c-di-GMP-I riboswitch aptamer from Alicyclobacillaceae bacterium I2511, 83 nucleotides, folded computationally. Of the family's consensus pairs, 95% are formed in the model. Its mean pLDDT, the model's own confidence on a scale to 100, is 82. It was read from a public genome assembly, where an Rfam model found it.
[in-house]
C1' cells in the first nucleotide's frame, strides 16, 4: 500500500429483558445483562422506517422542526491477519 473476514491471537461493542432517570411519544442516558457484530467506531448526507406534543383539518387523518446508523447506501477514521 492492497485485500478479505475462512481460521487464530489479543482486545472492543452489546440485542431482548430488568432497574432507574429524561421525554407527549418515538426514543435516549446510566447500571445490570448477552442475541449478535470486522467497523454493531463516527457523521441523519440520500433513500427507508418510527413517533405526532404542537400545527392543521369536519374527520378515522395529514404534518418533523423530534427520533432510528444493530435497515440500505454514501462520507470518514481504524485493530488484527493475509498478500
Nucleotide at each position: 500500500a492492497u485485500u478479505a473476514a475462512a481460521a487464530a491471537c489479543g482486545a472492543g461493542c452489546a440485542a431482548a429483558c430488568c432497574u432507574u432517570g429524561a421525554g407527549a411519544a418515538a426514543u435516549c442516558g446510566a447500571g445490570g445483562g448477552a442475541c449478535g457484530c470486522a467497523a454493531a467506531g463516527c457523521c441523519a448526507u440520500g433513500g427507508g422506517c418510527c413517533u405526532a406534543c404542537g400545527g392543521u383539518g369536519a374527520a378515522u387523518g395529514c404534518u418533523a422542526a423530534g427520533g432510528c446508523u444493530g435497515c440500505c447506501a454514501g462520507g470518514u477514521u481504524g485493530c488484527u491477519g493475509a498478500u